Transfer RNA from Picrophilus oshimae DSM 9789, 73 nucleotides, folded computationally. RNAcentral holds the sequence, with entries from ENA and GtRNAdb. It matches the Rfam family "tRNA". By type it is a transfer RNA.
[in-house]
């Protein structure tokens, strides 16, 4: 410089030939215990990296940019 793959709650990460995002830890808050841990319930937490486009509708498809890995020069 050119190829190729990834960027989704604090964290690891699913996810859909487009119909609008779950899950595990983690946090809070309650049961349980004399207590703590464990176990059990319940709840907050996501502009799905960034601009744009196409659509009735984008985490998903098309171009660009940025950052992480990797090849090849």
């Nucleotide at each position: 410089g050119c190829c190729g793959g990834g960027a989704u709650g604090g964290c690891u990460u699913a996810g859909u030939u487009g119909g609008a995002a779950g899950a595990g830890c983690g946090c809070c808050g309650g049961a349980c215990u004399c207590a703590u841990a464990a176990u059990c319930c319940g709840g907050a937490g996501g502009u799905c990296u960034c601009g744009g486009g196409u659509u009735c509708a984008a985490u998903c498809c098309c171009c660009g940019a940025u950052c992480c890995c990797g090849g090849c020069a």